[in-house]
Context: one part of a larger RNA
Molecule: large-subunit ribosomal RNA, domain I
Organism: Oceanobacillus senegalensis
RNA sequence: GGCGCACGGUGGAUGCCUUGGCACUAGGAGCUGAUGAAGGACGGGACUAACACCGAUAUGCUUCGGGGAGCUGUAAGUAAGCUUUGAUCCGGAGAUUUCCGAAUGGGGAAACCCACUGUUCGUAAUGGAGCAGGACUUGUGUCUGAAUACAUAGGGCACAAGAGGCAUACCUGGGGAACUGAAACAUCUCAGUACCCAGAGGAAGAGAAAGCAAAUGCGAUUUCCCAAGUAGCGGCGAGCGAAACGGGAACAGCCCAAACCAGAGAGCUUGCUCUCUGGGGUUGUAGGACACUCCACAUGGAGUUACAAAGGAAUUCUUUAGACGAAUCCAUCUGGAAAGAUGAGCCAAAGAGGGUAACAGCCCUGUAGUCAAAAGAGAAUUCUCUCCGGAGUGUAUCCUGAGUACGGCGGAACACGUGGAAUUCCGUCGGAAUCCGGGAGGACCAUCUCCCAAGGCUAAAUACUCCCUAGUGACCGAUAGUGAACCAGUACCGUGAGGGAAAGGUGAAAAGUACCCCGGAAGGGGAGUGAAAGAGUACCUGAAACCGUGUGCCU
Numbered sequence: 001g002g003c004g005c006a007c008g009g010u011g012g013a014u015g016c017c018u019u020g021g022c023a024c025u026a027g028g029a030g031c032u033g034a035u036g037a038a039g040g041a042c043g044g045g046a047c048u049a050a051c052a053c054c055g056a057u058a059u060g061c062u063u064c065g066g067g068g069a070g071c072u073g074u075a076a077g078u079a080a081g082c083u084u085u086g087a088u089c090c091g092g093a094g095a096u097u098u099c100c101g102a103a104u105g106g107g108g109a110a111a112c113c114c115a116c117u118g119u120u121c122g123u124a125a126u127g128g129a130g131c132a133g134g135a136c137u138u139g140u141g142u143c144u145g146a147a148u149a150c151a152u153a154g155g156g157c158a159c160a161a162g163a164g165g166c167a168u169a170c171c172u173g174g175g176g177a178a179c180u181g182a183a184a185c186a187u188c189u190c191a192g193u194a195c196c197c198a199g200a201g202g203a204a205g206a207g208a209a210a211g212c213a214a215a216u217g218c219g220a221u222u223u224c225c226c227a228a229g230u231a232g233c234g235g236c237g238a239g240c241g242a243a244a245c246g247g248g249a250a251c252a253g254c255c256c257a258a259a260c261c262a263g264a265g266a267g268c269u270u271g272c273u274c275u276c277u278g279g280g281g282u283u284g285u286a287g288g289a290c291a292c293u294c295c296a297c298a299u300g301g302a303g304u305u306a307c308a309a310a311g312g313a314a315u316u317c318u319u320u321a322g323a324c325g326a327a328u329c330c331a332u333c334u335g336g337a338a339a340g341a342u343g344a345g346c347c348a349a350a351g352a353g354g355g356u357a358a359c360a361g362c363c364c365u366g367u368a369g370u371c372a373a374a375a376g377a378g379a380a381u382u383c384u385c386u387c388c389g390g391a392g393u394g395u396a397u398c399c400u401g402a403g404u405a406c407g408g409c410g411g412a413a414c415a416c417g418u419g420g421a422a423u424u425c426c427g428u429c430g431g432a433a434u435c436c437g438g439g440a441g442g443a444c445c446a447u448c449u450c451c452c453a454a455g456g457c458u459a460a461a462u463a464c465u466c467c468c469u470a471g472u473g474a475c476c477g478a479u480a481g482u483g484a485a486c487c488a489g490u491a492c493c494g495u496g497a498g499g500g501a502a503a504g505g506u507g508a509a510a511a512g513u514a515c516c517c518c519g520g521a522a523g524g525g526g527a528g529u530g531a532a533a534g535a536g537u538a539c540c541u542g543a544a545a546c547c548g549u550g551u552g553c554c555u
Stems, first nucleotide, its partner, number of pairs: 001554009015540001016505002020476002022473007029465002031165002039100003042055003046078002050074002052059001061094006070082003105114003116133006136162009170201001171199005181188001185235001211218002222249004232240002253457003256401001260279009284435001286400004290394006300388004311384010322371003328344001330343004345362002347351001353365003406430008416442001437452005492499002512539001515526004
């Protein structure tokens, strides 16, 4: 030195565990902000660095309920206190809420600096202190008011609204890639995706046919299944890719403009035009105005999401604290400990779960079940309340959404790449008809059929989950599961945008080793605690690499 064996050290794998995660289900909720948010800075404790909580009324204040013996958070300690005259704690409502931040008196390198006006206090006076106010934009009203006479621009004041945040989700709109695929690449694809911007809501958008269709036709929209990887589109390549019908979910329909009438006002050409308000009226087997006829004045109908709109009351339910809640204190054995084993019992509308010194229906907490709210919130029903005429005949006249529909040219969206290209939208140039009217049925024409554009509103079925409550898992179990089980978006890195960790486990209980010895200490040896200290806060188990000590054999 090597190979073994034995015993150690180091190290933190493995096993077991779970405070934390992950994915979902059901219900709820789906906004907040100038009455100053979200998010922060700085403060507040007897001792107080941090977290949590709170705001100069600062570890808290008031009040109304619950609850019933301890309490002064994590957090052990000392001190000083509170509490059956009901504390701590839990819930409802309120008060306070520094400074920054849309930040809004002006400024500014956020949490700071500097003023002004009014008013109060105070000083002999100056200085000082308190309270309140004032940003900007838009709208309305009002008072003023230039060049410039009327006026207008502009200015002052009052009132109202807006601004910002976010749930990195869902939605609508405005912009809008490339890698990639086509085995290269340019049309094409990726994809109207990612991303940026604007806006809104609890959903959004769409929506009551100028629709779909082609039979005995249907009758707003949305969404699912199917139709169907079909019809089609496509350097007919790669690929893209419907719709109707049918079957479900959910269902809801309405209001204007106009004609005409009435009133008020304005204009001038003085008998017309325009504006406003009210009535009227809202559709396609055309409807309405207009003219006429009939029935009705509440006994009837409707209503707070559209269709008009504001409440109030009562009752019930749900919710924001809670309450009651069965049954072995059984015997023996093992053990440190009984919930284990044996024996004997009991409850069960409760044998879900968790805890208790090992595995507990009957020990604790709970569970099934049954109750409960002063105050706040939500929902439903009823009452109160509020609102409301309907039908027919006639067809002479009037009305029925115009720079619109549509066409040419250039683009875009439609599954549809210009194609025979209907349909929809944008730019540009043209530009109708008026019910004997107009549009569509995938060029176009005819016949036929369906519908009535150029105004608007509209719940539900649908999408999503920052959040709350209850629960589930052939999900993870500390290199896993969130980046984060632990004071983590921390430490640390970076000028910055940004990047971004590691780190869980004594024991049933600290009972966390009094005292003695060695040592300067660290550490150790006794002693003691404990079931165990080879469980000693470098703490469960404690693998391997690696490092030793002793010994056998070989060299």